[in-house]
A computed fold for a 120-nucleotide RNA from a soil metagenome, annotated as SAM riboswitch aptamer (S box leader).
The coordinates come from a structure-prediction model, not an experiment, and the mean pLDDT is 82.
The RNAcentral record of the sequence draws on MGnify.
């Protein structure tokens, strides 16, 4: 560095250290009632191997269940926004309609970038 799948769910305690982290920019945020890293254990998921049930089959597979291994994760949606398009959108209410957010751009959808995994 390329391809490609996911990315609104989940799960933190001890110990060492001793000031910054939250990937960049703008915010808002965490943190001497110990932040980042590091160990130890403990967890929390199911990307990939193995295992294993059920369909389906020329092949390739397809939907579970497990948690052995190999990674990954354990503030805050990816912590929010940034580019692009649509001017509407939430809540109540049976409805009229009220209330609140919106053009300084909400909400929605796509992208950019990130980041994990699997392959090159």
């Nucleotide at each position: 560095u390329c391809u490609u799948a996911u990315c609104c769910a989940g799960a933190g305690a001890g110990g060492c250290u001793g000031a910054g982290g939250g990937a960049a920019c703008g915010g808002c945020c965490c943190u001497g009632u110990g932040a980042c890293g590091c160990c130890u254990c403990g967890g929390c998921a199911a990307c990939c191997g193995a295992u294993u049930a059920g369909c389906a089959u020329u092949u390739c597979g397809c939907u579970g269940a497990a948690a052995c291994g190999g990674u990954g994760c354990c503030a805050a949606c990816u912590c929010c926004g940034a580019c692009a398009g649509a001017a509407g959108g939430a809540u109540g209410g049976c409805a009229a309609c009220a209330u609140c957010c919106a053009u300084u751009g909400a909400u929605c959808u796509g992208g950019a970038a990130g980041a994990u995994g699997a392959g090159a």